Predicted 3D model of a 75-nucleotide RNA (transfer RNA) from a Clostridia bacterium.

[in-house]
RNA sequence: UGCGGGGUGGAAAAGCGGUAAUUCGCUGGGCUCAUAACCCAGAGAUCGCAGGUUCGAUUCCUGCCCCCGCUACCA
Repeated sequence: UGCGGGGUGGAAAAGCGGUAAUUCGCUGGGCUCAUAACCCAGAGAUCGCAGGUUCGAUUCCUGCCCCCGCUACCA
């Protein structure tokens, strides 16, 4: 320099035009003599930022930011 992949609750991670799943963690309850495990319920997401398309964008398009890998240049 160019190419590719990625950014989504506290962590991991799926989804890919209309409702954001799941696991762990957290909170409350149940079970137990008790703890763990197990069972039930709940809270928790500006879906990286800004525009565009659309009735409607996490999803499609453009630009930018950040992370990872490959590649190239200089020395």
Its Rfam family is "tRNA".
The coordinates come from a structure-prediction model, not an experiment, and the mean pLDDT is 84.